[in-house]
Molecule: transfer RNA
Organism: Geothrix sp.
């Protein structure tokens, strides 16, 4: 220098043929218990890496760009 994959909640990841952003774990509150753990119920947490474009509508499609990983030279 070239190619590919990935980037979504604190962490690990789903969500693809564009139509209300989700799960598990972690966190908080409550119930249960003499108490703790476990269990159960609920709550909170996100400008979907960034910037543009297309569209009535974009995490999703297009362009540019940043980072990480791998490959080629």
């Nucleotide at each position: 220098g070239c190619c590919a994959a990935c980037u979504u909640a604190g962490c690990u990841c789903a969500g693809c043929u564009g139509g209300u952003a989700g799960a598990g774990c972690a966190g908080c509150u409550g119930a249960u218990u003499c108490g703790u753990a476990a269990u159960c119920a609920g709550c909170a947490g996100g400008u979907c890496g960034c910037a543009g474009g297309u569209u009535c509508g974009a995490a999703u499609c297009c362009u540019g760009u940043a980072g990480u990983u791998g490959g080629c030279u």